[in-house]
RNA sequence: GGGGCGGUAGCUCAGUGGUUAGAGCAGUCGGCUCAUAACCGAUUGGCCGCAGGUUCGAAUCCUGCCCGCCCCG
Numbered sequence: 001g002g003g004g005c006g007g008u009a010g011c012u013c014a015g016u017g018g019u020u021a022g023a024g025c026a027g028u029c030g031g032c033u034c035a036u037a038a039c040c041g042a043u044u045g046g047c048c049g050c051a052g053g054u055u056c057g058a059a060u061c062c063u064g065c066c067c068g069c070c071c072c073g
Base pairs, nucleotide, nucleotide: 001072002071003070004069005068006067007066010025011024012023013022018056027043028042029041030040031039049065050064051063052062053061
């Protein structure tokens, strides 16, 4: 330099054009317990890597750039 995959919550990921974007774990509060863990309930938390474009509508499609991993040279 060329190519492929990925970037969404603190972490691991789902969501492949249409209701104000979700799960598990973690955090906080409460219940249970002599107590801790486990378990149960509630709750906090992300404008989706950045900038443009297409569209009535974009996390999702297109272009460029940035970052990570892998392959080729």
The prediction has a mean pLDDT of 83. This is a predicted structure of a 73-nucleotide RNA (transfer RNA) from a Candidatus Saccharimonadota bacterium. NCBI's taxonomy places the organism under Bacteria, Bacteria candidate phyla, Candidatus Saccharimonadota. Rfam family: tRNA. It is annotated as a transfer RNA.